[in-house]
Molecule: c-di-AMP riboswitch aptamer (ydaO/yuaA leader)
Organism: Paenibacillus sp. 7541
RNA sequence: UAUGAACACACGCUUAGUUUCCGGUUGCUUAAGUCCGGAAAGCGGGGGAACCAGUUUUUUUAGGGGCGAGUCACUUGAUUGUCAAGUGUAGGGUACCAUCUUACCCGAGUCCGUCAGCUAACCUCGUCAGCAGUGGAUGGGUCUUAU
Numbered sequence: 001u002a003u004g005a006a007c008a009c010a011c012g013c014u015u016a017g018u019u020u021c022c023g024g025u026u027g028c029u030u031a032a033g034u035c036c037g038g039a040a041a042g043c044g045g046g047g048g049a050a051c052c053a054g055u056u057u058u059u060u061u062a063g064g065g066g067c068g069a070g071u072c073a074c075u076u077g078a079u080u081g082u083c084a085a086g087u088g089u090a091g092g093g094u095a096c097c098a099u100c101u102u103a104c105c106c107g108a109g110u111c112c113g114u115c116a117g118c119u120a121a122c123c124u125c126g127u128c129a130g131c132a133g134u135g136g137a138u139g140g141g142u143c144u145u146a147u
Base pairs, nucleotide, nucleotide: 012131013130014129018041019040020039021038022037023036024035026033042127043126044125045124046123047122052117063115064112065111066110067109072088073087074086075085076084077083078082091106092105093104094103096140097139098138099137100136101135
């Protein structure tokens, strides 16, 4: 100096998943914080009229539907119609916003239970989990400093 790995760093990143208050718990007494319960605000999801959609297989086991970016195609190997691995891909993400470009990454999982199109009023549910994170150009913003 280069490459690889690990640790630390929570300014920050993915996600709706954040903030405030009250009570309890733990904390040597306490404070902060953790954890539990509850109430609000914010954000997010589902159900649910008219009108519209749908009406030839109307919608019904080829079941159907929801959350989510997470769909679809092909190949190979096992084996007996499923599983595994791989190559791509619709789509999604990377510290203000938009456009173009570039590099990297994801492209899962799960729920309802025969049932739901849209949908005002109304009803109802969630507020987890996981992370060390590319740059450039143009234009528009925000903050700070100086004059």